[in-house]
RNA sequence: UUCUUAUCGCGAGAAGGCUGAGGGACUGGCCCGAUGAAGCCCGGCAACCUGCUUUUACCGUAUACGACGGAAAGAAAGGUGCUAAUUCCUGCAGAAUGGUUAUUUCAUUCUGAAAGAUAAGAU
Numbered sequence: 001u002u003c004u005u006a007u008c009g010c011g012a013g014a015a016g017g018c019u020g021a022g023g024g025a026c027u028g029g030c031c032c033g034a035u036g037a038a039g040c041c042c043g044g045c046a047a048c049c050u051g052c053u054u055u056u057a058c059c060g061u062a063u064a065c066g067a068c069g070g071a072a073a074g075a076a077a078g079g080u081g082c083u084a085a086u087u088c089c090u091g092c093a094g095a096a097u098g099g100u101u102a103u104u105u106c107a108u109u110c111u112g113a114a115a116g117a118u119a120a121g122a123u
Stems, first nucleotide, its partner, number of pairs: 002122007013042001016041003022032003026091001028089002043083003048079003052074004058070004087115001092112008
């Protein structure tokens, strides 16, 4: 870099420190920001991976002992991640309802996809 799988309406400093103008991926919107953006440190949240603790209803192994692998529950040691707004909304397709005599089309809602983010594995 690319691919696969899972998740993305929960949660996390109303007054921590340094610093000082941008930020919310992109488009169009709409927002946040000198009452301090982004970044770094600290704190916090969560439980994806590794490790750990407890249990044995169920599955498998078995030397028949929860001994082992799953499984259930838990804590948060390590690796990440996250810490305004649903991934802030939106883009593509479909459905329903409404406006229009009707098609086109417009608005709202819903569903799916795409794009994106993160983790784990592969390359």